A computed fold for a 530-nucleotide part of an RNA from an uncultured bacterium, annotated as small-subunit ribosomal RNA, 5' domain. Its mean pLDDT, the model's own confidence on a scale to 100, is 87. Rfam family: Bacterial small subunit ribosomal RNA.
Context: one part of a larger RNA
């Protein structure tokens, strides 16, 4: 000199953009952060409508009852999603990361293609009844549906194979409808969304190898599934991954083993570069989710807001037993020099579910707080010498503050008040036309046209008007390094200090004042890095 996720002191006008627990991976009150689908299902607790009935009468309204009939929908069965998104850096010096290779793999949703989607069965929730428990939560009996579950059939370009053969699947739902049939439910036709099998792709994930990736030798030897082979098991898959048997290997001064420290990379800071330091924010990978262990489900987890076991802690309890996990967003206590709101909205972008409308989304978009940083703007402009007054100083002549002020003439950024006012909006819905599908002018779908229509931010940005210099300057330093000097006080005292050093009666070095220098909504100090 540059830099910082900074803190402290002091001061503080506005805006834009960013950033904001570096410490206790300490403990957490409260609310929210993952749901959705009725176009899978039986249904109807709530709301609304309709129909029927009853009563009252102001004869078309009110009240009550019934009916899942309709819009919808609590709880339940079922599907998809809760493996993403969000947080943190404890562990990990290599099961990680970075770069470059590799072969023995899997893959929901998505894309492309081929073929199929036949015919049956028995349950379990919900519900009803009985019943245990303080609760959490159950138990028994009975009824019932499905895209839930299970056989049968079919079976290849799939799997196995001794090449003869053997084995394996599925589910329907919704919209519309001319004939024909009908038990009046529908069948049937068609379209859409699904379902099953196979192949390929894309993306994703698992695995292997090499090199690189901290410190310590005051750590020199380490290793028994250890190193290799055979066989078997296991896995999606290779492999001591596991087991049995056999051999005795394997690693190590090119630093094994052990100990300490540490997430890692792109990057960031500094620097002419080489290098050194670092890994906040943003992006990629990894690991973790109170501590330790385990599996289940699933395409994917050994799963932050799932399950089980053990432990510590907290809470409830009728003492028998139960409940919980903010390293999600806010917020609280604690620790600390130190780090924010228990905000608004799904309008946009993205995600989950859904045919869709839509619902959910503390992701995200915004707002609030903080000079924490960077950047921009302002705190007036011009004129004005009697060089006013006052202050300071003086050799008492003056000098300086100083065109500074006052005065005069202007301007109005920003802030204030008032008015207008984009863009972020694409979608979605209605109608019409055309194309495709089709038996069809239903329906669906695509394009076009037209009408309509969605904004948290938001009192938005921006523009115009009004008023008036009006509301807006401090901090550090002045002995040398280092830009900037005098007076007074003090008298090795009080004090200063980054280094050299100042102070013991004329201190440009302490304290005050005047003046000056530097930077400026900041300035200085401390800490840290180059």
């Nucleotide at each position: 000199g540059a830099u910082u996720g900074a803190a402290c002191g002091u001061u503080g006008g506005c805006g834009g953009c960013a950033g904001g627990c570096u410490u206790a991976a300490c403990a957490c009150a409260u609310g929210c952060a993952a749901g959705u689908c009725g176009a899978a299902c039986g249904g109807u607790a709530a709301c609304a409508g309709a129909a029927a009935g009853u009563a009252g009468c102001u004869u078309g309204c009110u009240a009550c009852u019934u009916u899942g009939c309709u819009g919808a929908c609590g709880a339940g069965u079922g599907g998809c999603g809760g493996a993403c998104g969000g947080g943190u850096g404890a562990g990990u010096a290599a099961u990680g990361c970075u770069u470059g290779g590799g072969a023995a793999u899997a893959u929901g949703c998505c894309u492309u293609a081929u073929g199929g989607u036949g015919g049956g069965g028995g349950a379990c929730a919900a519900c009803a009844g009985u019943u245990g428990g303080a609760a959490a939560c159950g138990a028994c009996u009975g009824c019932u549906a499905a895209u839930a579950c299970c056989g049968c059939a079919u079976a290849a370009c799939a799997u196995c194979u001794c090449c003869g053969g053997a084995u394996c699947a599925a589910a329907g739902u919704g919209g519309g409808g001319g004939a024909c049939c009908u038990u009046c439910g529908g069948g049937c036709c068609u379209c859409a969304c699904g379902c099953c099998a196979u192949a390929a792709g894309a993306g994703u994930a698992g695995c292997c190898c090499a090199a690189g990736u901290g410190g310590g030798a005051u750590u020199a030897g380490c290793u028994a599934g250890u190193u290799g082979g055979u066989a078997a098991g296991g896995u999606a898959a290779u492999g001591g991954c596991u087991u049995a048997c056999c051999a005795a290997g394997g690693c190590g001064a090119c630093g094994a083993u052990c100990c300490c420290u540490a997430g890692u990379u792109g990057g960031u800071c500094u620097u002419a570069g080489a290098g050194g330091a670092u890994g906040a924010c943003c992006a990629g990978c990894c690991a973790c989710a109170c501590u330790g262990g385990a599996a289940c489900u699933g395409a994917g987890a050994c799963a932050c807001g799932g399950u089980c076991c053990a432990g510590a802690c907290u809470c409830c309890u009728a003492c028998g037993g139960g409940a919980g996990g903010c390293a999600g967003c806010a917020g609280u206590g604690g620790g600390g020099a130190a780090u924010a709101u228990u905000g608004c909205a799904c309008a946009a972008u993205g995600g989950g579910c859904g045919c869709a409308a839509g619902c959910c989304u503390g992701a995200u978009g915004c707002a609030g707080c903080c000079a924490u940083g960077c950047c921009g703007c302002g705190u007036g402009u011009g004129u004005g010498a009697a060089g006013a007054a006052g202050g300071c100083u003086u050799u008492c002549g003056g000098g300086u503050u100083g065109u500074a002020a006052a005065g005069c003439a202007c301007u109005u950024u920003c802030a204030g008040c008032g008015a207008g006012g984009a863009g972020g909006a694409a979608a979605g819905g209605g109608u019409a036309u055309u194309g495709c599908u089709u038996a069809a002018u239903a329906g669906g779908u695509a394009a076009u046209a037209u009408c309509u229509g969605u904004g948290a931010c938001g009192u938005u940005a921006c523009u115009c008007g009004c008023a008036g210099a009006a509301g807006a300057a401090g901090c550090a330093c002045c002995g040398g390094c280092u830009a900037a000097c005098u007076c007074c006080g003090u008298g090795c005292c009080a004090g200063c200090a980054g280094c050299c050093g100042c102070g013991g009666u004329a201190a440009u070095a302490c304290g005050g004042a005047g003046g000056g220098u530097g930077c400026g909504a900041g300035c200085g100090u401390u800490a840290a890095u180059c």